RNA sequence: AAACGAAAAAGGUAACCUGAUCCGAAAGGACAGGGCACAAAGACGCGGCCUUAAGGAGUAUUCCCAUGGUCGAGCGUCCGCCGUA
Numbered sequence: 001a002a003a004c005g006a007a008a009a010a011g012g013u014a015a016c017c018u019g020a021u022c023c024g025a026a027a028g029g030a031c032a033g034g035g036c037a038c039a040a041a042g043a044c045g046c047g048g049c050c051u052u053a054a055g056g057a058g059u060a061u062u063c064c065c066a067u068g069g070u071c072g073a074g075c076g077u078c079c080g081c082c083g084u085a
Stems, first nucleotide, its partner, number of pairs: 003084003012038002016034004021030003036072001042078005047071004055064003
């Protein structure tokens, strides 16, 4: 250095639940407490899924479309703590 992640150490994230308030058209998110789990449950790209404001189509119910959101069983790339059963 690579590979590996059993036992440690220092940390990190936060499923889901609860609570008041706030942001948003919605999906959803922010905050606090508890803490299921995770060696990438870090970042980026692609892709899936959700919503459909604005926009477009339509006589109309409506339909289409992310620039919004989400992925803790998607794929790839890059960076990264500790160590060596």